A computed fold for an 80-nucleotide RNA from an Anaerolineales bacterium, annotated as c-di-GMP-I riboswitch aptamer. Its mean pLDDT, the model's own confidence on a scale to 100, is 82. It was read from a public genome assembly, where an Rfam model found it. Taxonomically the source falls in Anaerolineales (Bacteria, Bacillati, Chloroflexota, Anaerolineae). Rfam family: c-di-GMP-I riboswitch aptamer. Rfam describes the family as follows. GEMM was predicted in a large-scale screen for bacterial structured RNA regulatory elements.

RNA sequence: CAACCGAAAUGGCAAACUCGCCGCGAGGUGGGGACGCAAAGUCAUGGAUCUGUCUAUAUGCAGACCGCCAGACUGCCGAA
Numbered sequence: 001c002a003a004c005c006g007a008a009a010u011g012g013c014a015a016a017c018u019c020g021c022c023g024c025g026a027g028g029u030g031g032g033g034a035c036g037c038a039a040a041g042u043c044a045u046g047g048a049u050c051u052g053u054c055u056a057u058a059u060g061c062a063g064a065c066c067g068c069c070a071g072a073c074u075g076c077c078g079a080a
Base pairs, nucleotide, nucleotide: 005078006077012037013036017032018031019030020029021028022027035067041073042072043071045070046069047068049064050063051062052061053060
C1' cells in the first nucleotide's frame, strides 16, 4: 500500500407505525419516528415478489420494488 475483514470514532441512511400530498393500484414523496444497515450508495441487467389490464389461472402487454437474491459501477474510516 492492497485485499479479506469489521473494533473504535466522525459523519450518513432510515423499517414498522403515523400525518400531508401524488397514483386506479403495487407504490412514490415531504414531516414525525427508529427496527436495523459498511454499501440500507447508484443502475430494473437476470431471477423472485407485487400491481394494473384482459372474462380469466397462465401467457402477453404496461408498471412497482434494489431495506429479497444475484450482477455491474462507485465509495468513508482503519483496531485485531